[in-house]
């Protein structure tokens, strides 16, 4: 300095060959029980990293930035 990969809920991850996002663990609250755990059921919670493009419509495509992570010099 060059190549390539990843960025989505508090936290690890799917996820859509473009068409109002989901598990799981974790919070709240309820049931159940003398009470706790456990277990069921519900509710919150996300400008999908940012900024521009293309398009009736972008988390998805395209360019650019940051930021992590490899490999080459």
């Nucleotide at each position: 300095g060059c190549c390539g990969c990843c960025u989505u809920a508090g936290c690890u991850c799917a996820g859509u060959c473009g068409g109002u996002a989901g598990a799981g663990c974790g919070a709240u609250u309820c049931a159940c029980u003398c009470g706790u755990a456990a277990u069921g059921a519900a509710u919150a919670g996300g400008u999908c990293a940012c900024c521009a493009g293309u398009u009736c419509g972008a988390u998805u495509c395209u360019g650019g930035u940051a930021g992590g992570c490899g490999g080459c010099u």

Transfer RNA from Paraoerskovia marina DSM 21750, 73 nucleotides, folded computationally. Lineage of the source: Bacteria > Actinomycetota > Actinomycetes > Micrococcales > Paraoerskovia marina. The sequence was found in a public genome assembly. Rfam family: tRNA. By type it is a transfer RNA. Its family is annotated with triplet codon-amino acid adaptor activity in the Gene Ontology.